This is a predicted structure of a 72-nucleotide RNA (transfer RNA) from an SAR324 cluster bacterium. It matches the Rfam family "tRNA". Rfam links the family to the GO term triplet codon-amino acid adaptor activity. It is annotated as a transfer RNA. The sequence is in RNAcentral, with records from ENA. The organism belongs to SAR324 cluster, within Bacteria. Model confidence (mean pLDDT): 83 of 100.
RNA sequence: GCCUCUUUAGCUCAGUGGUAGAGCACCAGUCUCGUAUACUGGGGGCCGUGGGUUCAAACCCCACAGGAGGCA
Numbered sequence: 001g002c003c004u005c006u007u008u009a010g011c012u013c014a015g016u017g018g019u020a021g022a023g024c025a026c027c028a029g030u031c032u033c034g035u036a037u038a039c040u041g042g043g044g045g046c047c048g049u050g051g052g053u054u055c056a057a058a059c060c061c062c063a064c065a066g067g068a069g070g071c072a
Base pairs, nucleotide, nucleotide: 001071002070003069004068005067006066007065010024011023012022013021018055026042027041028040029039030038048064049063050062051061052060
């Protein structure tokens, strides 16, 4: 220098055009003399950034940035 993959909640990851989700973690409650477990509920996201297409974009297209790998 070129190519491929990847970027979504604090962490690990789903979601492939039409209301953004799960597990773990965190907070509160129930239970217990108390703790833990268990159960119930809750908070937390302008979906890496900037443009484009579309009635409508996390999703499609382009550029840039970060990360991983390959070739030279």